A computed fold for a 72-nucleotide RNA from a Deltaproteobacteria bacterium, annotated as transfer RNA. It matches the Rfam family "tRNA". Gene Ontology term of the family: triplet codon-amino acid adaptor activity. Rfam classes the family as a transfer RNA. Rfam describes the family as follows. Transfer RNA (tRNA) molecules are approximately 80 nucleotides in length. The sequence was found in a public genome assembly. NCBI's taxonomy places the organism under Bacteria, Pseudomonadati, Myxococcota, Myxococcia.

[in-house]
RNA sequence: GGGCGUGUAACUCAGCGGUAGAGUGCCACCCUUACAAGGUGGAGGCCGCAGGUUCGAUCCCUGCCGCGCCCA
Numbered sequence: 001g002g003g004c005g006u007g008u009a010a011c012u013c014a015g016c017g018g019u020a021g022a023g024u025g026c027c028a029c030c031c032u033u034a035c036a037a038g039g040u041g042g043a044g045g046c047c048g049c050a051g052g053u054u055c056g057a058u059c060c061c062u063g064c065c066g067c068g069c070c071c072a
Base pairs, nucleotide, nucleotide: 001071002070003069004068005067006066007065010024011023012022013021018055026042027041028040029039030038048064049063050062051061052060
């Protein structure tokens, strides 16, 4: 330099046109003599960035950026 894949909550990942979920973690309460485990509730996301298509984009298209693999 080229090809392919990937970027979504603090972390690991679903979702793939109708303005987003799970597990773990975090906070509060319950339970316990206390801790852990368990139960209930809650906070937390410009869905990498900028354009385009569309009535509508996390999702489709283009460019750029980060990461991974392969080729040179």